[in-house]
RNA sequence: CUCUUAUUUAGAGAGGUGGAGGGACGUGCCCUAUGAAGCCCGGCAACCGUCAAUGAAAAUUGAAAUGGUGCCAAUUCACUCAAAGCUAUGCUUUGAAAGAUGAGAG
Numbered sequence: 001c002u003c004u005u006a007u008u009u010a011g012a013g014a015g016g017u018g019g020a021g022g023g024a025c026g027u028g029c030c031c032u033a034u035g036a037a038g039c040c041c042g043g044c045a046a047c048c049g050u051c052a053a054u055g056a057a058a059a060u061u062g063a064a065a066u067g068g069u070g071c072c073a074a075u076u077c078a079c080u081c082a083a084a085g086c087u088a089u090g091c092u093u094u095g096a097a098a099g100a101u102g103a104g105a106g
Stems, first nucleotide, its partner, number of pairs: 001106008013041001015040003021031003026079003042072003047068002050063005076098001080096007
């Protein structure tokens, strides 16, 4: 980097450091010197792994949070495409696309 698959409207600091940027890309709209990113500490969650129960197995359920990741403004901040519905130049729902993260494969 590519492929497969699962999840993606929950949750998480009034700390230290740092100094101007950040929210994937583009547009918009936001956050930010009442201090951005990064780093440290702290926290959240529970995908993998661990433990227990059930099971022939696949797997399911539960527990802890010492291990591997992940995450800690706004739904994945909104958008794009298709279908359906409606009080219809828009709105709602569902699906897809794009993105993110885990696990597996190349």